[in-house]
About this RNA: SAM riboswitch aptamer (S box leader) from Robertmurraya sp., 113 nucleotides, folded computationally.

RNA sequence: UUCUUAUCAAGAGAGGUUGAGGGUCCUGGCCCAAUGAAGCCUCAGCAACCUGUUCCCCAUGUGAACAAGGUGCUAAUUCCAGCAAGUUUUUCUAAAAACUUGAAAGAUGAGAA
Numbered sequence: 001u002u003c004u005u006a007u008c009a010a011g012a013g014a015g016g017u018u019g020a021g022g023g024u025c026c027u028g029g030c031c032c033a034a035u036g037a038a039g040c041c042u043c044a045g046c047a048a049c050c051u052g053u054u055c056c057c058c059a060u061g062u063g064a065a066c067a068a069g070g071u072g073c074u075a076a077u078u079c080c081a082g083c084a085a086g087u088u089u090u091u092c093u094a095a096a097a098a099c100u101u102g103a104a105a106g107a108u109g110a111g112a113a
Base pairs, nucleotide, nucleotide: 001113002112003111004110005109006108007107008106013043014042015041016040017039021032022031023030026082027081028080029079044074045073046072047071049070050069051068052066053065054064055063078105083102084101085100086099087098088097089096090095
C1' cells in the first nucleotide's frame, strides 16, 4: 500500500512550548480558534479491538469480569450533507422542505498478501 472482517448516536484533559489555523480526500455548509488553532514534549484519562488472567457454558464458541501489555482515542452522530430508495407536508403539474432507510467513502482494531 492492497484485500477481508467487526465497530463507529456512548466515553475521556491538564500543564509546558509555539504562534495561525483547524474540524482526517474533495466540495458546500456549519462550528472551534490570540479568553491561543495545528504541531512537539510531559503526565493523566477513556475504550475493550488484539494478547493476557479469571468465571460461566448449550462444547471448543457465544457471554461476563479485570485492565498488565499492544493499539487507538480524549468539541459537536464519522459535526451535517453530497449517491440511491421511500414517507410526509406545502402553492398538489412541477418544484421545494422535513424525516427514515440503504449504499459509497472515511476512521480504528484484527488477519492475510
Lineage of the source: Bacteria > Bacillati > Bacilli > Bacillaceae > Robertmurraya. The coordinates come from a structure-prediction model, not an experiment, and the mean pLDDT is 84.